[in-house]
RNA sequence: GUCUCCAUGGUCUAGUGGUUAUGACGUCGGUCUCAUAAUCCGGAAAGCUGAGUUCGAUUCUCAGUGGGGACA
Repeated sequence: GUCUCCAUGGUCUAGUGGUUAUGACGUCGGUCUCAUAAUCCGGAAAGCUGAGUUCGAUUCUCAGUGGGGACA
């Protein structure tokens, strides 16, 4: 340099054009306990950036940024 794959809460991850974006761990509050842990209940927390298509984009297209892989 060319090709290719990926980017979603703090971490890992599901979803795929339309309802409140899924779950686990973590975190916070409560429950329980003499106390801690575990259990149970509840809360907060996420779409890499910009443009395009569309009535509607997390999803499709393009460009950029970052990361992985292959070739040179």